This is a predicted structure of a 75-nucleotide RNA (c-di-GMP-I riboswitch aptamer) from an Actinomycetes bacterium. The sequence was found by an Rfam model in a public genome assembly. The model forms 94% of the base pairs in the Rfam consensus. NCBI's taxonomy places the organism under Bacteria, Bacillati, Actinomycetota, Actinomycetes.
RNA sequence: CGAGGAAAAGGGCAAACCCUUCGCGAGGAGGGGACGCAAAGUCACGGGGCUCUCCGAGCCAGCCGAACUGCCGAA
Repeated sequence: CGAGGAAAAGGGCAAACCCUUCGCGAGGAGGGGACGCAAAGUCACGGGGCUCUCCGAGCCAGCCGAACUGCCGAA
């Protein structure tokens, strides 16, 4: 330096569901709440799913991959 996700510590995120709110919608934001997550951080580039007023415009990163970034750390 690379791979490797066991253990420990400090922490982090937050599914379903409920409330408020924005959006035609998929969904987004805030609060509550924790099923889970070592990238459940960022990014629609590839695949995939989804929406609408469907030659178009959008949504999903907690579906997989790429890219970028990142805490701790053994065999």